[in-house]
Context: one part of a larger RNA
RNA sequence: AUUGAACGCUGGCGGCAUGCUUUACACAUGCAAGUCGAACGGUAACGCGGGGGCAACCCUGGCGACGAGUGGCGAACGGGUGAGUAAUACAUCGGAACGUGUCCUGGAGUGGGGGAUAGCUCGGCGAAAGCCGGAUUAAUACCGCAUAAGCUCUGAGGAGGAAAGCGGGGGACCCGCAAGGGCCUCGCGCCGCAGGAGCGGCCGAUGUCGGAUUAGCUAGUUGGUGAGGUAAAGGCUCACCAAGGCGACGAUCCGUAGCUGGUCUGAGAGGAUGAUCAGCCACACUGGGACUGAGACACGGCCCAGACUCCUACGGGAGGCAGCAGUGGGGAAUUUUGGACAAUGGGGGCAACCCUGAUCCAGCCAUGCCGCGUGAGUGAAGAAGGCCUUCGGGUUGUAAAGCUCUUUCGGACGGAACGAAACGGUUAGCGUGAAUAGCGCUGACUAAUGACGGUACCGUAAGAAGAAGCACCGGCUAACUACGUGCCAGCAGCCGCGGUAAUACGUAGGGUGCGAGCGUUAAUC
Numbered sequence: 001a002u003u004g005a006a007c008g009c010u011g012g013c014g015g016c017a018u019g020c021u022u023u024a025c026a027c028a029u030g031c032a033a034g035u036c037g038a039a040c041g042g043u044a045a046c047g048c049g050g051g052g053g054c055a056a057c058c059c060u061g062g063c064g065a066c067g068a069g070u071g072g073c074g075a076a077c078g079g080g081u082g083a084g085u086a087a088u089a090c091a092u093c094g095g096a097a098c099g100u101g102u103c104c105u106g107g108a109g110u111g112g113g114g115g116a117u118a119g120c121u122c123g124g125c126g127a128a129a130g131c132c133g134g135a136u137u138a139a140u141a142c143c144g145c146a147u148a149a150g151c152u153c154u155g156a157g158g159a160g161g162a163a164a165g166c167g168g169g170g171g172a173c174c175c176g177c178a179a180g181g182g183c184c185u186c187g188c189g190c191c192g193c194a195g196g197a198g199c200g201g202c203c204g205a206u207g208u209c210g211g212a213u214u215a216g217c218u219a220g221u222u223g224g225u226g227a228g229g230u231a232a233a234g235g236c237u238c239a240c241c242a243a244g245g246c247g248a249c250g251a252u253c254c255g256u257a258g259c260u261g262g263u264c265u266g267a268g269a270g271g272a273u274g275a276u277c278a279g280c281c282a283c284a285c286u287g288g289g290a291c292u293g294a295g296a297c298a299c300g301g302c303c304c305a306g307a308c309u310c311c312u313a314c315g316g317g318a319g320g321c322a323g324c325a326g327u328g329g330g331g332a333a334u335u336u337u338g339g340a341c342a343a344u345g346g347g348g349g350c351a352a353c354c355c356u357g358a359u360c361c362a363g364c365c366a367u368g369c370c371g372c373g374u375g376a377g378u379g380a381a382g383a384a385g386g387c388c389u390u391c392g393g394g395u396u397g398u399a400a401a402g403c404u405c406u407u408u409c410g411g412a413c414g415g416a417a418c419g420a421a422a423c424g425g426u427u428a429g430c431g432u433g434a435a436u437a438g439c440g441c442u443g444a445c446u447a448a449u450g451a452c453g454g455u456a457c458c459g460u461a462a463g464a465a466g467a468a469g470c471a472c473c474g475g476c477u478a479a480c481u482a483c484g485u486g487c488c489a490g491c492a493g494c495c496g497c498g499g500u501a502a503u504a505c506g507u508a509g510g511g512u513g514c515g516a517g518c519g520u521u522a523a524u525c
């Protein structure tokens, strides 16, 4: 000088930050990932409309909507932790044999069929979790057929291989009793190909703690041929062949440890460190495994094994806070079971909107940094009191009182934000288009939307009114006397004090230093 600190004494206000460093110990409770009815069959609630009924009420998916279900996208992000890891990691610089949902660009398509299945309903089993069977139904779910520019395979002749619809609007014409459909058009989709952006997988070089009281290590081991496997190179895996490969420039083994940008210190070189913030990695009760998917071997998914906890009708089931709060335990020690999606960002959706313990805020703690205040001026009879005294006095001390002012902060009252303009609506121009529909782009005008918060900030009145402590005073080291004690009680960072005159112990007066803090302890330079 510094700290994610703790402890002791003390404590007025504000701003901004930080806040389980220990048991990767165990967890009650709530919330933390949903969304889409413009993919689908539908209708369990609620509201509207219609019908019936004297009424209570009943019926009806017709409409707004929508529980459960099928389907799509998301759930691989965001959030947490640091156990493991000394190199399958990280940092920097390179490389070639790869993948890529959504997004952007270009060009090619989107034709025609089929069989199921959940839901619903009927029946059954079970305490429950849940499960089984019959009947029936839809799709942007699933499967054939057609087509194939490009794609894949190829013996270069050929062969293989795709799709899905939904919504808005419309003048004539066509079908239909009508609803509606054809047709036209726009938007969102779907399929295949090429390129891109961003992201990711892989490889190499260099660097990255201690121990030699660890000196030899290695059998898929090192290389080759062939094959398998992967998105992809490769002993990644396998068969055969060769006998290699690493090591005092420290292999192997043991211990310790997430790495970096950075942080602290220091004139620097360096040393120490890796909280908060950012990048990467690893992990998700412990161990193992794959499934789905563009992406996981998946924190709030699945399966198996184990330990633990819970429910049970004893047959069988359920669970995983190293998400946000919170509880117990451990510990010197670390916060609220708060508010809001208003902003920023994310997921879904055409949108409205919904979800979001990400985030933004508020709460707690002097934990840190910074700022402010606890009054200002005047005031000598140098008051009283205290302490000391050579008894003359000295000191506390302009300090107090008194007088004259001010009102920050706090308290009271009144006013009151920025953060919020996008999205939306109306309209003009342009584009698309048969179109004065609709849709898209640009511009103008405009409604609504604030958790924080009646907060910041501003104003008004009152009144010095409500606000100072802590450590030290032998030397180092700024600051001295008295009394008590008598090698006792005690102090102490080092030297050392204390055994009857202690500036070193305890108390008091005085002083010194810092000040809403001050000391101590721990730790680093």
Stems, first nucleotide, its partner, number of pairs: 001524003005521005012372006019364001020330001025328003029325003034073003039070002042066002046064003049060004080283003089208007098200003103196004109190002111145001113143002121134005151160003165188006173182003209255003216246003221243008258280004262273004285306005308319004336362001338361003344358001345356004375405004385396004409466001412460004419452001424446009469514005474495003480509005490497002

A computed fold for a 525-nucleotide part of an RNA from an uncultured Rhodocyclaceae bacterium, annotated as small-subunit ribosomal RNA, 5' domain.
Its Rfam family is "Bacterial small subunit ribosomal RNA". Rfam links the family to the GO terms structural constituent of ribosome and ribosome.
The prediction has a mean pLDDT of 87.